Annotation: A computed fold for a 101-nucleotide RNA from an uncultured Actinomycetes bacterium, annotated as SAM riboswitch aptamer (S box leader). Of the family's consensus pairs, 94% are formed in the model.
RNA sequence: UCCACAUCAAGAGAGGCAGAGGGAACCGGCCCUAUGAAGCCUCGGCAACCUGCAAAGCAAGGUGCCAAUCCCGGCCGAGCAACCCGCUCGGAGGAUGUAGA
Numbered sequence: 001u002c003c004a005c006a007u008c009a010a011g012a013g014a015g016g017c018a019g020a021g022g023g024a025a026c027c028g029g030c031c032c033u034a035u036g037a038a039g040c041c042u043c044g045g046c047a048a049c050c051u052g053c054a055a056a057g058c059a060a061g062g063u064g065c066c067a068a069u070c071c072c073g074g075c076c077g078a079g080c081a082a083c084c085c086g087c088u089c090g091g092a093g094g095a096u097g098u099a100g101a
Base pairs, nucleotide, nucleotide: 001101002100004098005097006096007095008094013043014042015041016040017039021032022031023030026074027073028072029071044066045065046064049062050061051060052058053057070093075091076090077089078088079087080086
């Protein structure tokens, strides 16, 4: 990187370095950010996918995660509504894990 499957409305932040961006990419919206963004480090925490444990479970090991639903919309399908703006569900896309190539 590709493929398959599962999950995605819950949950969980302090300090240090750093110094202007960030919320996946593009567009639009909205939001976070000098009361310090990204990134890195330390410590802490959440969770329970894999391993482990006799276990409803536990949280030791491997990942992951710790603003806002995957922040919301966009593209496709179905339904609803209809003057317009729209609404609901599913998919696509994305993220994470596991198994495989």